[in-house]
RNA sequence: AAUUUGGUUUUCUAGGGUUCCGCGGCCGUAAACGGCCGGACUGGUCCGAGGGAAAACGCACGGAUUCCAGUCCGUGUCUACACGGAGGGAUAAAAGCCCGGGAGGU
Numbered sequence: 001a002a003u004u005u006g007g008u009u010u011u012c013u014a015g016g017g018u019u020c021c022g023c024g025g026c027c028g029u030a031a032a033c034g035g036c037c038g039g040a041c042u043g044g045u046c047c048g049a050g051g052g053a054a055a056a057c058g059c060a061c062g063g064a065u066u067c068c069a070g071u072c073c074g075u076g077u078c079u080a081c082a083c084g085g086a087g088g089g090a091u092a093a094a095a096g097c098c099c100g101g102g103a104g105g106u
Base pairs, nucleotide, nucleotide: 007057008056009055010054011053012052015047016046020044021043022041023038024037025036026035027034028033058078059076060075061074062073063072064071065070081101083104087099088098089097
């Protein structure tokens, strides 16, 4: 200096906005109900971490069982390390989502 690798999925959390619900304000009106506005509205639905959590699978090794395939149990420094913009993108909209173990830095 270059190349490769640092597994996958699910659930949850930090966090996020406002499509729907709820809540609030105004109006139709006295009410049911409806319309408009509000996320500097706690919330429900929803999105959600490479560098947050847990689990399962996968992988490696050891053991048991089986003619073989396979099945079961256990172990795993498999899972080491990981500072990080700006800008852009999707969705209704935004974000620690995606571009992105990016650019850059050590």